[in-house]
Context: one part of a larger RNA
Molecule: large-subunit ribosomal RNA, domain IV
Organism: Candidatus Omnitrophota bacterium
RNA sequence: CCCUCGUUAAGGAACUCGGCAAAUUGGCCCCGUAACUUCGGAAGAAGGGGUGCCUCAUUAUCGUGAAGUCCCUGCGGAUGGAGCGAGAAGAGGUUUCAAUAAAGAGGCCCAUGCGACUGUUUAGCAAAAACACAUCUCUCUGCUAACUCGUAAGAGGACGUAUAGGGAGUGACACCUGCCCGGUGCCGGAAGGUUAACAACUUCGGUGAUCAGGUCUUCGGACCUGUGAGCUGCGGUUCUAAGCCCCGGUAAACGGCGGCCGUAACUAUAACGGUCCUAAGGUAGCGAAAUUCCUUGUCGGGUAAGUUCCGACCCGCACGAAUGGUGUAACGAUAUGGGCGCUGUCUCAACGAGGGGUUCG
Numbered sequence: 001c002c003c004u005c006g007u008u009a010a011g012g013a014a015c016u017c018g019g020c021a022a023a024u025u026g027g028c029c030c031c032g033u034a035a036c037u038u039c040g041g042a043a044g045a046a047g048g049g050g051u052g053c054c055u056c057a058u059u060a061u062c063g064u065g066a067a068g069u070c071c072c073u074g075c076g077g078a079u080g081g082a083g084c085g086a087g088a089a090g091a092g093g094u095u096u097c098a099a100u101a102a103a104g105a106g107g108c109c110c111a112u113g114c115g116a117c118u119g120u121u122u123a124g125c126a127a128a129a130a131c132a133c134a135u136c137u138c139u140c141u142g143c144u145a146a147c148u149c150g151u152a153a154g155a156g157g158a159c160g161u162a163u164a165g166g167g168a169g170u171g172a173c174a175c176c177u178g179c180c181c182g183g184u185g186c187c188g189g190a191a192g193g194u195u196a197a198c199a200a201c202u203u204c205g206g207u208g209a210u211c212a213g214g215u216c217u218u219c220g221g222a223c224c225u226g227u228g229a230g231c232u233g234c235g236g237u238u239c240u241a242a243g244c245c246c247c248g249g250u251a252a253a254c255g256g257c258g259g260c261c262g263u264a265a266c267u268a269u270a271a272c273g274g275u276c277c278u279a280a281g282g283u284a285g286c287g288a289a290a291u292u293c294c295u296u297g298u299c300g301g302g303u304a305a306g307u308u309c310c311g312a313c314c315c316g317c318a319c320g321a322a323u324g325g326u327g328u329a330a331c332g333a334u335a336u337g338g339g340c341g342c343u344g345u346c347u348c349a350a351c352g353a354g355g356g357g358u359u360c361g
Stems, first nucleotide, its partner, number of pairs: 001356008010347002014345001019342001027051005036041001038172001052094005061086004068079004095099001107340007114332002119131002136169006147156003173327004178257003183254002185250005192245003199238004204233004211226006258276005285319001286316001297313005
């Protein structure tokens, strides 16, 4: 000097990003216990008091229930209370600094955000507001189901059958969930337009069997002209499905939910009017918010002093309704602010114990 512990005057969070760490509290019995609430809770709320040993005392009381006795003859009934076990409350006394005397054994309260809750998760830096969840909604599926795995056979779904199964979103509960179908998706429609291969017919080109004529011939054939089967290339016309175009529907489908100008007898503001655009222009509720840039917005509360916190306001850069909105008792090793208690966190450090390091021997 380091590590792990113990104690500490006075103060008591002045420490610090932050009470991190430590301390406080602690068992059992009794009294007592608020807001709020889904009436279950909250609650061990909070806050108080008691606690050893001896005597009364083999305490009251409770449990079990022997011998004996009676009725009786059945492993019967009644009576009886021994023994054993459990065990308050009270009165008096008594010791210590201290009686759950050691050890083990909740600190508490107030307000707010988020998530209803118990659960789950990044084995090895994240336990959470993330995931899940019961609930709600949409959608597919009539059974050889949809869907999934597999080339297939086959299997799961399910030895289930729409109160079932698959997919998607939301996420207890309460009150609710507005407008837009123009785009994208999905569903329905079939009149018209467009549209593939196949099939039928066909123009032109390439190759060119065969046949006809001709020339030459070593009589085997070669060559030229015409004919033109078959094969083949680029096309054309006719016929023709789904799809697309088209016509409707659908937002708890993906998603979206305006601008400018003027106006009231102080001023300010604009219930009101005008105009442009849109598929429709954000309803209820909430709002400087886990969302607010300007911003430490403004006002109020709390503090001597508050960029945080709580309550309001609304000018929402850029909340908003199942990518759910707003509340909410209970719950949380959750996040934020405040208070009481408590303390070596600190003012400010000291001493002690054990272990290590270093130096000397």